[in-house]
Background
The part of an RNA shown here (small-subunit ribosomal RNA, 5' domain) has 532 nucleotides and comes from an uncultured bacterium.

Context: one part of a larger RNA
RNA sequence: GGAUGAACGCUGGCGGCAUGCCUAAGACAUGCAAGUCGUACGAAGCGGCCCAAUGAAGAUGGAGUGCUUGCACAAAGUUGGAUUUGGAUUUCCGCUUAGUGGCAAACGGGUGAGUAACACGUGGGUUACCUACCUCUAAGUUGGGGAUACCAGUUGGAAACGACUGUUAAUACCGAAUGUGCUCUACGGAGUAAAGAAGCCCUUAAAGCUUCGCUUAGAGAUGGGCCUGCGGCGCAUUAGCUAGUUGGUGAGGUAACGGCUCACCAAGGCAACGAUGCGUAGCCGAACUGAGAGGAUGUCCGGCCACACUGGAACUGAGACACGGUCCAGACACCUACGGGUGGCAGCAGUCGAGAAUCAUUCACAAUGGGCGAAAGCCUGAUGGUGCGACGCCGCGUGGGGGAGGAAGGUCUUCGGAUUGUAAACCCCUGUCAUGUGGGAGCAAGACUUCGGUUUGAUAGUACCACAAGAGGAAGAGACGGCAAACUCUGUGCCAGCAGCCGCGGUAAUACAGAGGUCUCAAGCGUUGUUC
Numbered sequence: 001g002g003a004u005g006a007a008c009g010c011u012g013g014c015g016g017c018a019u020g021c022c023u024a025a026g027a028c029a030u031g032c033a034a035g036u037c038g039u040a041c042g043a044a045g046c047g048g049c050c051c052a053a054u055g056a057a058g059a060u061g062g063a064g065u066g067c068u069u070g071c072a073c074a075a076a077g078u079u080g081g082a083u084u085u086g087g088a089u090u091u092c093c094g095c096u097u098a099g100u101g102g103c104a105a106a107c108g109g110g111u112g113a114g115u116a117a118c119a120c121g122u123g124g125g126u127u128a129c130c131u132a133c134c135u136c137u138a139a140g141u142u143g144g145g146g147a148u149a150c151c152a153g154u155u156g157g158a159a160a161c162g163a164c165u166g167u168u169a170a171u172a173c174c175g176a177a178u179g180u181g182c183u184c185u186a187c188g189g190a191g192u193a194a195a196g197a198a199g200c201c202c203u204u205a206a207a208g209c210u211u212c213g214c215u216u217a218g219a220g221a222u223g224g225g226c227c228u229g230c231g232g233c234g235c236a237u238u239a240g241c242u243a244g245u246u247g248g249u250g251a252g253g254u255a256a257c258g259g260c261u262c263a264c265c266a267a268g269g270c271a272a273c274g275a276u277g278c279g280u281a282g283c284c285g286a287a288c289u290g291a292g293a294g295g296a297u298g299u300c301c302g303g304c305c306a307c308a309c310u311g312g313a314a315c316u317g318a319g320a321c322a323c324g325g326u327c328c329a330g331a332c333a334c335c336u337a338c339g340g341g342u343g344g345c346a347g348c349a350g351u352c353g354a355g356a357a358u359c360a361u362u363c364a365c366a367a368u369g370g371g372c373g374a375a376a377g378c379c380u381g382a383u384g385g386u387g388c389g390a391c392g393c394c395g396c397g398u399g400g401g402g403g404a405g406g407a408a409g410g411u412c413u414u415c416g417g418a419u420u421g422u423a424a425a426c427c428c429c430u431g432u433c434a435u436g437u438g439g440g441a442g443c444a445a446g447a448c449u450u451c452g453g454u455u456u457g458a459u460a461g462u463a464c465c466a467c468a469a470g471a472g473g474a475a476g477a478g479a480c481g482g483c484a485a486a487c488u489c490u491g492u493g494c495c496a497g498c499a500g501c502c503g504c505g506g507u508a509a510u511a512c513a514g515a516g517g518u519c520u521c522a523a524g525c526g527u528u529g530u531u532c
């Protein structure tokens, strides 16, 4: 000198873009963060359609009445069907939903505790493997069955949550058939699938067609699993380590190879080219510094890994040994009728605590992306925005020109003057930013549609534009002995104090303190920490 997820002191006008618990992977109140599909299914509720009663307004009608004799008012009757009530819900239509079922929930989001390891980076291998949804190709989608949730009844419990009986549906579940195919094979053969839904046509049904599905097989794409060469910390004041250990045979297991596991057999395997042990640490693209070599770092963004109160385990599934799933154990916290239960913010906000220190319990799904759905759409603390913090970088402003009797005041003085200083006053202008008024976006592509059209913006009345007024609202911090730009006076008197190093201070201190002046940076300036 540069850099910083910084902190502290003094000060602080505006905007843009970034960025913000580095410590306690400490504990968490509250709200939200993963749902969706009625075009898979039965059912329930509501509404319409339907029936009966009720019968308003209006229309018609004109007995009559008033009299100005052609104008008003008008009962009965005839219609009309609003509204309200009750019923039926058989069929049909629309809406809503607890449950069964499907897909998603393994993504997205957080954190860096653990890990010195094929964890990561890079280059290979996989004839040793898997891959839902998606794309393409080939073939099929026949005919049956028994349950069960919801619901009803009985019943246990304080609750959480159950138990029994009965009824019912499916794209839920299970046989049978077929076998394009696929698997196994001693080449004789054996085994192995499926599910329907909506729309069009039609009097209904059937058949047919279209779309979405379902099954089998092959290929692709995408995503992963496993193996391996090389590379990247410290300590030798860690020198020996190892029994599933190293290899073989056989078996089991896995999607797959393998001591991965097991039985038996052999006695191997690693190590001074540093095994083992201990300590420390997520790794990388990168970012910082440096002329480079190198050094030090891994915050934000991106890739990979690991973890989800602590430890262990499996289930479901294409995929997990699963942050907002299950089970067991433990610690902690909460509820309890003492019998028993419930919970997991290292998601977004927020609270307490710790700390030198790190933000709103905000708005919206308008955009981008994701999940579900045929779609409309719903969900989305991902994301897009706004807010707070000079934490950082960048930009702008705090006015411009003229103005000497060089005013007053301050300071110094050799008392003549010098300096502050064109600085101010004063005159003439300008209008950035801020303020007020008026106008006012783009990011919108899509979606729906009767094909005419309709409609979608959180940010935001923001950015931006125009106008108005007036220099009005906007400067500090550090330093001035040398390094190192910038000097005098007063006070103090080895005191009080300063200090990064050298060093100042003991009566003339440019080094302490104050003042005037000056210098340097500037919405910042200094100090401290860390690093090159």
Base pairs, nucleotide, nucleotide: 001532002531003530004529006528007527008526009525010524013396014395015394016393017392019389020388026352027351028350030349031348032347035103036102037101040100041099043097044096045095046094047093048092050087051086052085053084058079059078060077064073065072066071067070110307111306112305120231121230122229123228124227125226126225129224130223134220135219136218137217138216139215140214141213142176144174145173151166152165153164154163155162156161181192182191183190184189196212197211198210199209200208233279234278235277240270241269242268245267246266247265248264249263250262251261252260282304283303284302285301286297288295289294309330310329311328312327313326332343333342334341335340360386362385363384364383368382369380370379371378372377399429400428401427402426409420410419411418412417433473435468436467437466438465439464446455447454448453476521477520478519479518480517481502482501483500487516488515489514490513491512497504498503

The prediction has a mean pLDDT of 87.